This is a predicted structure of a 71-nucleotide RNA (transfer RNA) from an uncultured Lachnospiraceae bacterium. Model confidence (mean pLDDT): 83 of 100. Its Rfam family is "tRNA". It is annotated as a transfer RNA.
RNA sequence: GACUCUGUAGUCUAACGGUAGGACGCAUGACUGCAAAUCAUGAAGUGUGGAUUCGAUUUCCAUCAGGGUCU
Numbered sequence: 001g002a003c004u005c006u007g008u009a010g011u012c013u014a015a016c017g018g019u020a021g022g023a024c025g026c027a028u029g030a031c032u033g034c035a036a037a038u039c040a041u042g043a044a045g046u047g048u049g050g051a052u053u054c055g056a057u058u059u060c061c062a063u064c065a066g067g068g069u070c071u
Base pairs, nucleotide, nucleotide: 001070002069003068004067005066006065007064010024011023012022013021018054026042027041028040029039030038047063048062049061050060051059
């Protein structure tokens, strides 16, 4: 340098182009003498910038970060 794969809450992981879910963790409340466990509630996310579309995590382009193959 060329090609290719991956990028989604703090972590891990889903999602036919049609309201972004789940688990763990975190916060608050209940329970408890206090905790733990359990139950309820809540906060928090699509790497970045464009394009297509009525509508994009999903399709296209560029770019960034990481991995792989070749040279």